[in-house]
Molecule: Bacterial RNase P class A
Organism: Algoriphagus aestuariicola
Formats: sequence, C1' cells, structure tokens
RNA sequence: GGUGCAAGUCGUCUUGCCGCUCCGAUCCCGAUGACUAUCGGGACUUUCGGGGAGGAAAGUCCGGGCAACACAGAGCGCCAUACUUCCUAACGGGAAGGGUGUCGACUGGUGACGGUCGGCAUACAGCCAGUGCCACAGAAACAAACCGCCACUCACGCUCAGGGCUUGCCCCGAGCAAGUCGAGGGGUAAGGGUGAAAAGGUGGGGUAAGAGCCCACCGUCCCGCUGGUGACAGCUGGAGCUAGGCAAACCUUAUGGGUUGAAAGAUCAAAUAGACCCCGGGCAAAGAGCUGCUCGUUCGAUUCUCGCCUCGGCGGGAUUCCGGGGUGGGUAGAUCGAUGGACCCCUGUCGCGAGGCAGGGGCUAGAUAAAUGGCAAGAAUCCCUGCGGAGCAAUCCGUAGUUGAUACAGAACCCGGCUUACAGACUUGCACUUUUU
Repeated sequence: GGUGCAAGUCGUCUUGCCGCUCCGAUCCCGAUGACUAUCGGGACUUUCGGGGAGGAAAGUCCGGGCAACACAGAGCGCCAUACUUCCUAACGGGAAGGGUGUCGACUGGUGACGGUCGGCAUACAGCCAGUGCCACAGAAACAAACCGCCACUCACGCUCAGGGCUUGCCCCGAGCAAGUCGAGGGGUAAGGGUGAAAAGGUGGGGUAAGAGCCCACCGUCCCGCUGGUGACAGCUGGAGCUAGGCAAACCUUAUGGGUUGAAAGAUCAAAUAGACCCCGGGCAAAGAGCUGCUCGUUCGAUUCUCGCCUCGGCGGGAUUCCGGGGUGGGUAGAUCGAUGGACCCCUGUCGCGAGGCAGGGGCUAGAUAAAUGGCAAGAAUCCCUGCGGAGCAAUCCGUAGUUGAUACAGAACCCGGCUUACAGACUUGCACUUUUU
C1' cells in the first nucleotide's frame, strides 16, 4: 500500500423560474386607555421580513412525561427482570469491572494443567425446598460388567514314585513347564468398546491383576488471613473428597409493575320525537365502584298511598325519585391539547468512562386529509472504458467519454433507549496479505 471485521461521523451542493404552508408586520373594526401603548376579532396572500421532515421520522419492542378514571390503599392472580459497582427521570438501556467458555500470539511444566497480552460469546440468582426429563446406542445413565486383565480348579503335554495287568496300556499321588480361538466359578473397574455425558485427572509406588489403595502435583471442598465499595482474587493449613447434566423444564427466592392512550382528554355550540320497553332499588342499600378477581374507605334516591297483623313487621300499587340496559329518532361545528423542552450549541472543570457541575449563547415544522414541491442548467462523488504518468508489484494520480448511478426513506402529543434498512465518502482500532529495507 491493499483486503476483511468492528465502532463512529456525514449522507449531496449552487443558480434561475413557477408553486405550497406557518408566524409576524402592514390595513379595517371593537374594548381598556388622555396620546403613545395593550388585548381581541376580521380581511388579504396586496406588500415586506423570517421559518418549514430523519438518523432512522420506520417497527410499535421497552421506559417515562402528560391526561382521564371519587381515594388510588391492601391482598391474590398474571407479567417482567436476575454477576458486581456506577450513570440516568426511568428502563429489559448505557459505562467500567468480575466469573465461565472459546480463538490467536508468546511462554512455564515429564505430564495433567497453568501464566501474560489481545479478540469473541455470555438467558452468569438457586438442582442440599419439591416434582420431572436424559431418546437411541450401551453391561450399566440415582448404576454396573460386553470385550479384556489376574490368580485358583479341571482337561490336554512332560518327569518321578506306587499299584494293576492284556507287556503295552490303565488307575492313582506328587512335581515341572509354558502353552490351548478349552471349561467352571472368583477378583477387577486401571486398558478397549457404546454414547452428549460412564464412580476427577497426570506422574510414581504398590498389587495375583487392579483401584485414592498410598504419595506428590493439578482439580474440588472447608476453616482462617490479606487485598478490594463489590462481584471476586491471592496465600498458609486441612480433608481422599466425587453419583452427573437440564430451571430460554415446572418451580423456589429477590426486586418491580393500576388501566387506557391524543381516535387520551378539556371547553363552547347545536340537537335530544316533552317517544317506547325491560330489570334492580328507595332505612338499608341498587349503583358509582381506577384493574382480571376480592376487600377497605367515600358518595348515593331515601316520597306518596292501600291492605293484613301477634304494634314488631309483612305484602301490593304509584304519569314519583335513583341506577343500569335496549329499540327507534335527532344533532355533530369551533377552539384547546399541539410544541419552551429530563431541549439544542459553545467553553471551562471533575471523572478510566457512561456522565455530572458552572458560565455564556439560541428558539429551530405545527399540518388536521394532512403543507415543506415541480422544471431547467451546472458542480461534486461513485461505476465502466480509453489515453498518459509514478511504482518491483499490488495499486495510486491526472485527463477524456457515455440517453451510466446518486442510497434507506417522509413528521401527526412529546422525550430517552432498543431493533431493522441504507448507494457512497471519511476517521480510529484489530487481523490477514503484497513488496522493500
């Protein structure tokens, strides 16, 4: 120099003509007011000035602001999160660390296994509260022997002693040797096999052969000490110490969560056949009861009349009152919410950092069927091709050409995150590679 990966920034510019929208001024009217001035309404796009989509506006996945529900209190259900510390209004977000695993470089050790640096992943609370699952293969998956190894006995071979007789064989006892694709029961869990996983691993001793059986080391667990805010790390000592994995399995623990959502809501206007039906209730209680259920507190019509009776009450009715539901009909315009914010920019300072603090400066869309655009010319960047130059090369620079290309994509209450999409340019880090010294 080039390629790849990761993180971050930008993501077209200029001119002319025509067009859209918001705010202010100008013009007119009214009110307050002595004039100036202030407020409200209207007209007009006549004129003048200023402003007009994003890093994701997308997804609707989280967290909030704000609004409504009489209080928003308690319990259950349901849901979410889960290593430590910090940041933040908060978060399932972010920063810095720790543990575990894995990759690369260098390095220590006989070996098991470690150390340093760097990258990547992490759904990293709990399996000694309980329940459940681990198919198939395999001897065996809350447990044991398929192959193998070892010693013993028997059979086959050899030697010796004794006996029998058919003189060459048989019976019986002892011993020898190392064998046999032999048989029997015993020991074994080191070696091999199956599997995702098989009673921790390496080296040595020991044993008939083996085994933490024993020893050293690595690993694991326990007590103590040291360092650290902490997760944790290190060290001395001790113990032969192991029968596992799965909780994005049910579950347990800790923490948190009211619901709905701008089509939320608020105010004004208009209309509401002076319509009809059903249910519940009016001295104890229908109903309102933020929520899926339950409870608590609070509010809540409380009238008239008739009959019976044991004077306590029971039953009925009402063009009456309260609440809930339905049929059918009528009205539906305007204003606010709606953009001054956990806001943006700069400087200094504290912090490893995310960020905090202080000072200064700024106002930057506000539509309501939804505006921010169209046409023309040029520039810039990129792709391709030709020519020239530099270089050892990969490549780079300049110039010319083309009806080549210029991404993803558009606010609708607002803000902080996450996720997804993106032509091209630039910055930083890491890895690989080309070539030279």